Formats: sequence, C1' cells, structure tokens
RNA sequence: AUGAACGUACGGGGAGAGAACGCAAACAGCGUCGCCGAAGGAGCAAAUGUGAAAACAUGAAUCUCUCAGGCAAAAAGACUCGUACUGGACG
Repeated sequence: AUGAACGUACGGGGAGAGAACGCAAACAGCGUCGCCGAAGGAGCAAAUGUGAAAACAUGAAUCUCUCAGGCAAAAAGACUCGUACUGGACG
C1' cells in the first nucleotide's frame, strides 16, 4: 500500500402452512381440532480427547422436535445482495 472474517446500521429480495369450526359481526380475543418451519429454543452423527475397558466430555445444519412462533393482508422471517461504519486477517 491492500483491507479478509466476525459484528452494527440502513435499504432490496425472501418460502411454508385453515380468510378453519364455535362463542358473537371481524383478519383481533377465548375455546376446539388440523397444519407449517426459515425468528428464537431444544436434540444428535462422523470425528477428537480421556480411559485397560465400560463410559464420559466436546461436537454442525437449511437435518430432527415443534416449547415458542406462524397458517388472507400487514408484521415477522433463516438466508442473501448493496451501501456505510467498525475491525485488522493477509502482505
């Protein structure tokens, strides 16, 4: 000189599943059943370590579970793109 990852802010894109039934007119509330997975949460494989062994610990997710959340629109939304800030890997 260059300015990576992580992080933050703003903006764009962003799926799935009942506008279920009843109370009582409603998409909100309460109850009942049926569903979704991509906020969050929980679980684990290979492997590694310790150990004579048994076993114990670490161990990921878009996988699994569906606690929470969601099932017209809105809101939210993992992830992703752009801009800016931070940072200081690399040289």

Glycine riboswitch aptamer from Chryseomicrobium excrementi, 91 nucleotides, folded computationally. The coordinates come from a structure-prediction model, not an experiment, and the mean pLDDT is 84. Rfam family: Glycine riboswitch aptamer. About the family: This family represents the bacterial glycine riboswitch. The source organism's lineage runs through Bacteria, Bacillati, Bacillota, Caryophanaceae and Chryseomicrobium. It was read from a public genome assembly, where an Rfam model found it. Of the family's consensus pairs, 90% are formed in the model.